About this RNA
The RNA shown here (transfer RNA) has 72 nucleotides and comes from a bacterium. Its Rfam family is "tRNA". Its family is annotated with triplet codon-amino acid adaptor activity in the Gene Ontology. The coordinates come from a structure-prediction model, not an experiment, and the mean pLDDT is 81. It was read from a public genome assembly.
C1' cells in the first nucleotide's frame, strides 16, 4: 500500500441478536487479629479520536490514530 485481526478499569479479559458497562488480579478502605499474612466486607476506577443512524451504541455506518499477522 492492500486484506483480516484488535484497542473496554492500573493490568489479563467479558459485556448474546443494540436496552442498566461487569469479572480476576492488583491497589486504597473497614472487620477479624498481639502484628503481620490469610480470610470476609466496602467504595473507587475504563469503552482509542471525530462524525452519522437510532428512542437507545462498547456493538451498525464513515474518516482518521496505534497494536498484531499476511500479501505485494
Nucleotide at each position: 500500500u492492500g486484506c483480516g485481526g484488535g484497542g473496554u478499569a492500573g493490568u489479563u479479559c467479558a459485556a448474546c441478536u443494540g436496552g442498566u458497562a461487569g469479572a480476576a488480579c492488583g491497589g486504597c478502605u473497614g472487620a477479624c487479629c498481639u502484628u503481620c499474612a490469610a480470610u470476609c466486607g466496602g467504595a473507587c476506577a475504563a469503552u482509542g479520536c471525530g462524525g452519522g443512524u437510532u428512542c437507545a451504541a462498547g456493538u451498525c455506518c464513515c474518516g482518521c490514530c496505534c497494536c498484531c499477522g499476511c500479501a505485494a